This is a predicted structure of an 87-nucleotide RNA (Glycine riboswitch aptamer) from Nocardioides thalensis. Rfam family: Glycine riboswitch aptamer. About the family: This family represents the bacterial glycine riboswitch. Glycine riboswitches usually consist of two metabolite-binding aptamers domains with similar structures in tandem. The source organism's lineage runs through Bacteria, Actinomycetota, Actinomycetes, Propionibacteriales and Nocardioides. The sequence is in RNAcentral, with records from Rfam.
RNA sequence: UGAUCCCGCACGGGAGAGCAGGCUUACCUGCGCCGAAGGGGCAAUUCCUCCCCGGAACCUCUCAGGCACACGGACCGUGCGGACCAG
Numbered sequence: 001u002g003a004u005c006c007c008g009c010a011c012g013g014g015a016g017a018g019c020a021g022g023c024u025u026a027c028c029u030g031c032g033c034c035g036a037a038g039g040g041g042c043a044a045u046u047c048c049u050c051c052c053c054g055g056a057a058c059c060u061c062u063c064a065g066g067c068a069c070a071c072g073g074a075c076c077g078u079g080c081g082g083a084c085c086a087g
Stems, first nucleotide, its partner, number of pairs: 001087001006082008018031005032067003038063001039061003045055002
């Protein structure tokens, strides 16, 4: 000096899913539905010579959340900062 990976921040993009009734919108009730915050489960898979242990999905469950708008939103891109470190 310092890539990749990891973490954080900012900006941009960002899906899905209803009906009825009550009400002044929000909201409440009944049944139904969605899954890409979070959480749980199996385990595709990852590490390792192998096994075990560990990690682990956008798979799955729908507890939570959501089914006008808004908010949120996994993930992706760009920029900045931080940590670690090969070279």